């Protein structure tokens, strides 16, 4: 340096599956069609499988606690359940609440450290269409095309504490 194999990492609408639905193989049952072989669909059992959240947004400065953790979408299970989780709460630390400083309390936040009001700005994927890969199938993956949100974010602007100490005028 090359080749091969194994392990680890990856994710947070994320991972998983005993209910459920669906597929397939076998068995059984009765039904329908038929002159019959047989065929068709259904039900049950067994085995093996498939599905089971579409994106946007959200992380912590540290520790602890808690669980039904935000938003919308053209989404039949996105049902039901287990686990996790950037949510929330508490404590500490830190920042801001204006123009010299310090302290306490209160409020809001997290090193982009202001909640709120107004105006403006940019932004989705599934689905659908076309092509394509894997599988008997249910179904899954990839590429391209056109479309549509809300919360939140960004920018501008409005408006933003109380008390005390000491110092200066």
């Nucleotide at each position: 340096a090359c080749u091969a194999a194994a392990u680890u990492u990856a994710a947070a609408g994320c991972g998983c599956c005993a209910g459920a639905a669906c597929u397939u193989a076998g068995a059984u049952a009765g039904a329908u069609a038929c002159g019959g072989a047989u065929a068709u669909a259904u039900a049950u059992c067994u085995g093996a499988g498939u599905u089971g959240a579409c994106g946007a947004g959200g992380g912590u400065c540290a520790g602890g606690g808690u669980u039904a953790a935000u938003c919308g979408a053209g989404a039949u299970u996105u049902c039901g359940g287990c686990g996790g989780a950037u949510g929330c709460c508490c404590u500490g630390c830190g920042g801001u609440g204006u123009u010299a400083u310090u302290c306490a309390c209160c409020a809001c936040c997290g090193a982009u450290a202001g909640c709120g009001g107004a105006u403006c700005u940019a932004c989705a994927a599934a689905c659908c269409c076309a092509u394509u890969a894997a599988g008997c199938a249910a179904u899954u993956g990839a590429u391209g095309g056109a479309a549509c949100a809300a919360a939140g974010a960004g920018a501008u602007u409005c408006a933003g504490g109380u008390g005390a100490a000491a110092a200066g005028g």

The RNA shown here (glmS glucosamine-6-phosphate activated ribozyme aptamer) has 169 nucleotides. Rfam family: glmS glucosamine-6-phosphate activated ribozyme aptamer. Rfam links the family to the GO terms regulation of gene expression and catalytic activity. Of the family's consensus pairs, 89% are formed in the model.